The RNA shown here (c-di-GMP-I riboswitch aptamer) has 80 nucleotides and comes from an Anaerolineales bacterium.

[in-house]
RNA sequence: ACCUCGAAACGGCAAACUCAUCGCGAGGUGGGGGCGCAAAGUCAUGGAUCUGAUAUGUUUCAGACCGCCAGACUGCCGAA
Numbered sequence: 001a002c003c004u005c006g007a008a009a010c011g012g013c014a015a016a017c018u019c020a021u022c023g024c025g026a027g028g029u030g031g032g033g034g035c036g037c038a039a040a041g042u043c044a045u046g047g048a049u050c051u052g053a054u055a056u057g058u059u060u061c062a063g064a065c066c067g068c069c070a071g072a073c074u075g076c077c078g079a080a
């Protein structure tokens, strides 16, 4: 120094719920909140799930979600 790994510390993120606001909706953004998280950072690339329209030979199209599982890229600290 790197890989595996995850003790401690400094910081970081922020589920449910709630207020405001945007959206037909799934949901998004901001404030409060804090269940959890070492990738709970980024990317809808594959699958899953969900929404709207269409369809009823269960399809097709447009979306949402990465804090569901994979994949790609990047990244803080350093005990055993």
Base pairs, nucleotide, nucleotide: 005078006077012037013036017032018031019030020029021028022027035067041073042072043071045070046069047068049064050063051062052061053060
The sequence was found by an Rfam model in a public genome assembly. Its Rfam family is "c-di-GMP-I riboswitch aptamer". From the family's description: GEMM was predicted in a large-scale screen for bacterial structured RNA regulatory elements. The model forms 95% of the base pairs in the Rfam consensus.